[in-house]
Molecule: Bacterial small signal recognition particle RNA
Organism: Campylobacterota bacterium
RNA sequence: UCUUCAGACCCGUGCAACGGUUUGACGGGACACCGGGUCAGGGCGGGAACGCAGCAGCCCACCCCGUCUUACCGUGUGCCGCGGGGAUCUGGAGGGGA
Numbered sequence: 001u002c003u004u005c006a007g008a009c010c011c012g013u014g015c016a017a018c019g020g021u022u023u024g025a026c027g028g029g030a031c032a033c034c035g036g037g038u039c040a041g042g043g044c045g046g047g048a049a050c051g052c053a054g055c056a057g058c059c060c061a062c063c064c065c066g067u068c069u070u071a072c073c074g075u076g077u078g079c080c081g082c083g084g085g086g087a088u089c090u091g092g093a094g095g096g097g098a
Stems, first nucleotide, its partner, number of pairs: 001095008009085006015078002017075005024068006035060004043052003
């Protein structure tokens, strides 16, 4: 100095991690009235049968928290994977020259 291989480096891409949003489900907490359903007791109407409104309780909905999950976005996270790059460095092997 040339060739080749590998690594660092750059680009692209995938995966994981983290953060955010989101779908579905489960669990928990709260929720006097101002959401819904069912409304014991009691109240009202009625001669009665029944009816009416409706508190508590219970259930659902709403809100908050946690777990799993669906989809998406982002990151100066990873010494993870794949592909490309020669203009730069490092190392190995081989050849030539001094």